[in-house]
RNA sequence: UAAAUUCACUCGGGAGAGUUCCUGUGGCCGCCAGUCACAGAAACGCCGAAGGAGCAACCACCCCGGAAUCUCUCAGGCACCCGGACCGAGUGAGCGAG
Repeated sequence: UAAAUUCACUCGGGAGAGUUCCUGUGGCCGCCAGUCACAGAAACGCCGAAGGAGCAACCACCCCGGAAUCUCUCAGGCACCCGGACCGAGUGAGCGAG
């Protein structure tokens, strides 16, 4: 002096999964009925990429252990928005191969 790895922030990308019924409001309609939209709630079903938990290839080992995009589905989610593991780029910090 300084690569990769690591952490934080910013930007971009970023999947999956629904029906039924009820209530209320509004529109269409002369009224009922029917239908559409929005909101709330219930039942059952479903998704898996916030988080969480479990096992494991493997790693480490005196002891204690660490560990997934697998599994579970407690939480979360199933129009849009938000969120979103993970990926890319940039900036800063740290480490430090060379």